[in-house]
Context: one part of a larger RNA
RNA sequence: UAACGGGAACCCGCACAAGAUGUGGAGUAUGUGGUUUAAUUUGACGCAAAGCGAAGAACCUUAUCAGGGCUUGACAUGCCGCGAAUCCUCUUGAAAGAGAGGGGUUCCUUUGGGAACGUGGACACAGGUGGUGCAUGGCUGUCACCAGCUCGUGCUGUAACGCGUUGGGUUAAGUUCCCAACAAGUGAAACCCUCUUAUUUAGUUUCCAUCAUUGAAUUUGGAACUUGAACAGAUUGCCGAUGAUAAUCCAGGGGAAGGUAAGGAUGACGUCAAGUCAUCAUACCCCUUAUGGCAUGGGAAACACACAUGCUAUAAUGGCCGGGAAAAAGGAUCGCGAUCCCGCAAGGGUGAUCUAACUCCAAAAACCCAUCCCCAGUUCGCAUUGCAGGCUGCAACUCGCCUGUAUGAAGAUAAAAUCACUAGUAAUCACCGUCAAGCCAUACUGUGGUGAAUUCUUUCUUGGGCCUUGUACA
Repeated sequence: UAACGGGAACCCGCACAAGAUGUGGAGUAUGUGGUUUAAUUUGACGCAAAGCGAAGAACCUUAUCAGGGCUUGACAUGCCGCGAAUCCUCUUGAAAGAGAGGGGUUCCUUUGGGAACGUGGACACAGGUGGUGCAUGGCUGUCACCAGCUCGUGCUGUAACGCGUUGGGUUAAGUUCCCAACAAGUGAAACCCUCUUAUUUAGUUUCCAUCAUUGAAUUUGGAACUUGAACAGAUUGCCGAUGAUAAUCCAGGGGAAGGUAAGGAUGACGUCAAGUCAUCAUACCCCUUAUGGCAUGGGAAACACACAUGCUAUAAUGGCCGGGAAAAAGGAUCGCGAUCCCGCAAGGGUGAUCUAACUCCAAAAACCCAUCCCCAGUUCGCAUUGCAGGCUGCAACUCGCCUGUAUGAAGAUAAAAUCACUAGUAAUCACCGUCAAGCCAUACUGUGGUGAAUUCUUUCUUGGGCCUUGUACA
């Protein structure tokens, strides 16, 4: 000097407390371990692995396994020979491939040849999701959006080093004021984006009104609202109290907004030999008729069990049936698909408009009105299974989704323990999108609707910061 302490002082955080909803019990979805297997490809393992890589495994993907093929190779460059290439038919085969036959010549030329493509041959080489993330780059997680981390000159000390950065206040903050070595960098803040308000401007495909019509094409006037752009606005600026005449803090006025307005992006020096050689790149090692490459089929979906994260419930603040109201943000030409017809339905037929402020997806659901149910394992709950269908796709058995009908399991609000959450938040309700032919999405990224309770306080628990103290540790 650091680290550590079941040492001390101070401070902060959904850390506790206060509150409200969960998880842990049930069923199920997904992931992981284990077991099994020819194979169940692989990475990730406290927080910081486990709905994670994977924004989607029927084939493909695919890295795995079985049997069947290939060996200059699926891909690149160089050399030589032959033929342009594309194409058609047959045999064999699960396919890959192997074998046989047919037809047919392109462009440029100095007529030597060359270009492009195919095929054969010999080697250099290709190839490797093989190993080492403890050889690495790059990227990422974490402490942590915590307030720290340093340097120049100077000063003190024999020196390691110290001072500065400590102290007294203050702040979300090493933020800032004062005292104190002086200056400086980085981080914090600000600059950026979204949202909240006004003004100006723009005026279609939007909005408002209007003319006309069964309806469509369509008329006229305007810009309050909505929308796009530009600009303004918030800075403790003003008043009072407090304080050390400071920084600040408290209350108020004005204001759409008040003390960082809210949210996002942004992540210091470093820590964990943290994660990734399977995105990519890369050093070394290893394989080279195989650890490379091709295709078919299987596997990654197995199942005594254990764990993690979700979803659905156990009902009356509810369930079923009928009617009614009102979003935001997205997507659409290999597309979204209206309308009408058929079907109980999934869906099928038809194919208007829309390259979109125009048309379509599109129905928002909780909510309101009304009906039945009457506290039951039920008109709760939906797992499981039978049968019958639909869709996508060469293909739905292993292994897809959806519909109808029958079946109707566990489950009575859950022990010890434990997670997240402070306001348009929790809770609850639905909607879009990503990937995609389809989809195992209850996932993930977003969007809006309805909309709480509580915060006494820092004693305790936990993590962090700063100072101080002890140390037989470095």
A computed fold for a 474-nucleotide part of an RNA from Callitriche obtusangula, annotated as small-subunit ribosomal RNA, 3' major domain. NCBI's taxonomy places the organism under Eukaryota, Viridiplantae, Euphyllophyta, Gunneridae, Callitriche. The coordinates come from a structure-prediction model, not an experiment, and the mean pLDDT is 80. It matches the Rfam family "Bacterial small subunit ribosomal RNA".